The RNA shown here (transfer RNA) has 72 nucleotides and comes from an uncultured Candidatus Peregrinibacteria bacterium. The sequence was found in a public genome assembly. Model confidence (mean pLDDT): 82 of 100.
RNA sequence: UGGGGAGUAGCCAAGUGGUAAGGCAGCGGCCUUUGGAGCCGCCAUACGAUGGUUCGAAUCCAUCCUCCCCAA
Numbered sequence: 001u002g003g004g005g006a007g008u009a010g011c012c013a014a015g016u017g018g019u020a021a022g023g024c025a026g027c028g029g030c031c032u033u034u035g036g037a038g039c040c041g042c043c044a045u046a047c048g049a050u051g052g053u054u055c056g057a058a059u060c061c062a063u064c065c066u067c068c069c070c071a072a
Stems, first nucleotide, its partner, number of pairs: 001071007010024003018055001026042005048064005
């Protein structure tokens, strides 16, 4: 420098145009002799940035940023 892939909450991670799932962690409660186990509930302006398309964008398009792989 060229090609490809990835970026969603503290961590993992689904979602491929129509109100963004789930798990871990965390918080509160119940249970328990205690508990780190079990059960119930809660959990944040979480979609890398800026524009564009669209009635509507995490999703499509453009540029840029970061990381990984390949080639030179």
Rfam family: tRNA. By type it is a transfer RNA.